[in-house]
Context: one part of a larger RNA
RNA sequence: CACGGCUAAGGAACUCGGCAAAUUAACCCUGUAACUUCGGAAGAAGGGGUGCCCCCAGCAAUGGGGGCCGCAGUGAAAUGGCCCAGGCGACUGUUUAUCAAAAACACAUGGCUUUGCUAAUUCGAAAGAAAACGUAUAAGGCCUGACACCUGCCCGGUGCUGGAAGGUUAAGAGGGGAUGUUAGCCGCAAGGCGACGCAUUGAAUCGAAGCCCCAGUAAACGGCGGCCGUAACUAUAACGGUCCUAAGGUAGCGAAAUUCCUUGUCGGGUAAGUUCCGACCUGCACGAAUGGUGUAACGAUCUGGGCGCUGUCUCAGCCGUGAGCUCG
Numbered sequence: 001c002a003c004g005g006c007u008a009a010g011g012a013a014c015u016c017g018g019c020a021a022a023u024u025a026a027c028c029c030u031g032u033a034a035c036u037u038c039g040g041a042a043g044a045a046g047g048g049g050u051g052c053c054c055c056c057a058g059c060a061a062u063g064g065g066g067g068c069c070g071c072a073g074u075g076a077a078a079u080g081g082c083c084c085a086g087g088c089g090a091c092u093g094u095u096u097a098u099c100a101a102a103a104a105c106a107c108a109u110g111g112c113u114u115u116g117c118u119a120a121u122u123c124g125a126a127a128g129a130a131a132a133c134g135u136a137u138a139a140g141g142c143c144u145g146a147c148a149c150c151u152g153c154c155c156g157g158u159g160c161u162g163g164a165a166g167g168u169u170a171a172g173a174g175g176g177g178a179u180g181u182u183a184g185c186c187g188c189a190a191g192g193c194g195a196c197g198c199a200u201u202g203a204a205u206c207g208a209a210g211c212c213c214c215a216g217u218a219a220a221c222g223g224c225g226g227c228c229g230u231a232a233c234u235a236u237a238a239c240g241g242u243c244c245u246a247a248g249g250u251a252g253c254g255a256a257a258u259u260c261c262u263u264g265u266c267g268g269g270u271a272a273g274u275u276c277c278g279a280c281c282u283g284c285a286c287g288a289a290u291g292g293u294g295u296a297a298c299g300a301u302c303u304g305g306g307c308g309c310u311g312u313c314u315c316a317g318c319c320g321u322g323a324g325c326u327c328g
Stems, first nucleotide, its partner, number of pairs: 001322007009314002013312001018309001026050005035040001037146001051068007069073001081307007088299002093105002110143006121130003147294004152224003157221002159217005166212003172206002177201005184193003225243005252286001253283001264280005
């Protein structure tokens, strides 16, 4: 040093934190609260018993009575610590093989949406296959996440769905016209003009979807104001004015896994509490299936407190075992 074990008095004073260790423990009897989805919570909690010998009852298990021993009778080993409050997630499950097991994922539930069958969707140049030897009580996509009570307003933007009057508009259709060429004509010449044809180019006009446009749609992506004044103490503002907006945040919750200021303020717990619990509301910057608020049960979950217990500590001491290494 590593591993295993013991310790007077105290008992968390240790520490980020009771991390680690200790306590508890089996079986029988008794007894058991809040809350609750009436199943649970619950092995709640708490209390008592357990050996051996004799007698009695009994087939026996066992029960009753008497006695004996020890510090100790589940005499060894194995073998729940418990309680209170709060957050998150309903739950059993799943996960970063090898630093994360969780509040993350999944989940039953709810909703939106696509799809009428040669289905949508997916794989594949295709044939074909999965979906499915299924058929809307089905199958695919997205979101939510038991249950209870609920889920407000906004369609201006983006998306999606529907619409088709008008605007815009590709290929294409269309070929007016233009350019080149030249039989010919004019000219003394240089040169000029130039039909048909051919070649190149190409205007007006016509021309689908889309976009513009018109509607619908938020459990689609998303969004959900400012200033000023006002009540017979003060304060505050039910009330009024005004500007802007598509509409100005409803219910519920709120210094919260969200609160910067902030250790907010008040109350509780402590002798003393940046944490914790209950309130308040001034919400920097909660808020309703990106779900809101609750919630019994559950959790190797996170936070605070208490009882018990202990070498975590005051403060150290001792015992046992030990590979390797060093010395002998």